[in-house]
RNA sequence: AACUUAUGAAGAAAGGUGGAGGGAUUGGCCCUUUGAAACCUUGGCAACCCUUAGCUAUAUUAUAAAAGUAGGUGCCAAAUCCAAUUUCGAUUAUUAAUUGAAAUAAGAUAAGUG
Numbered sequence: 001a002a003c004u005u006a007u008g009a010a011g012a013a014a015g016g017u018g019g020a021g022g023g024a025u026u027g028g029c030c031c032u033u034u035g036a037a038a039c040c041u042u043g044g045c046a047a048c049c050c051u052u053a054g055c056u057a058u059a060u061u062a063u064a065a066a067a068g069u070a071g072g073u074g075c076c077a078a079a080u081c082c083a084a085u086u087u088c089g090a091u092u093a094u095u096a097a098u099u100g101a102a103a104u105a106a107g108a109u110a111a112g113u114g
Base pairs, nucleotide, nucleotide: 002113003112004111005110006109007108013042014041015040016039017038021031022030023029025084026083027082028081043076044075045074048072049071050068051067052066056064057063058062080106085103086102087101088100089099090098091097092096
């Protein structure tokens, strides 16, 4: 590289350097010189890994639940910003368009395999 599993309408930004892009891809729609990306500092969110002082359940270990003081990642515009493929339905009108629902794909993150 690749594979498996889980999760996605919740939550959380200031300062400095920088100087034009950014939101994965395509289309849409947005953000951005009232300062994009990137880097640095500080802060925060969260509970995937992790941790366990006290409380609850079981007979113990322990597990579940709960919680978040330390640590490993991650994240801190907009639902993963929306859609994308398939199926079913509705409307207009007719081999199509619009629209609703469901199941997927793709991508992201974590843990594991490799």
A computed fold for a 114-nucleotide RNA from a Crocinitomicaceae bacterium, annotated as SAM riboswitch aptamer (S box leader). The sequence was found by an Rfam model in a public genome assembly. It matches the Rfam family "SAM riboswitch aptamer (S box leader)". Gene Ontology term of the family: regulation of gene expression. About the family: The SAM riboswitch is found upstream of a number of genes which code for proteins involved in methionine or cysteine biosynthesis in Gram-positive bacteria.